[in-house]
Molecule: nadA riboswitch
Organism: unclassified sequences
Parts: sequence; structure tokens; C1' cells
RNA sequence: GGUUUCAACAUCCCCGUAGGUCGGGCGCAGCCAUGAGCGGCGCAGUGGACCUACUGGAGCC
Repeated sequence: GGUUUCAACAUCCCCGUAGGUCGGGCGCAGCCAUGAGCGGCGCAGUGGACCUACUGGAGCC
């Protein structure tokens, strides 16, 4: 240097950090064909899946 895997640290457990994608939730206003329709914007410990980079371990080359 490459690669695989893990999260000790946490005021029950789970949760390393940041950003992003898809999906879900909530809120706001809107459209007209008024259908439990359609798209838009916003919010957040989104206990759903995943991607990139990084922190800290362990393994392999």
C1' cells in the first nucleotide's frame, strides 16, 4: 500500500464519524379528474436497505 472483518468508547439495550442514494414516517402549502388521486417543499436518534470517505481495532496478501 491492497483487501476482509469488527465498534471498545455510548446515562437500559442498539447506535464509531461525515456526506449521499433508494424506501418509510411526520409536517406545510398546492393541482383537479375529488381518487383515500397526483406531484412539490421541509423536518428528524428514519432502530429499513445500501454507497463513498474517514477514526479506532483484528486478520490476510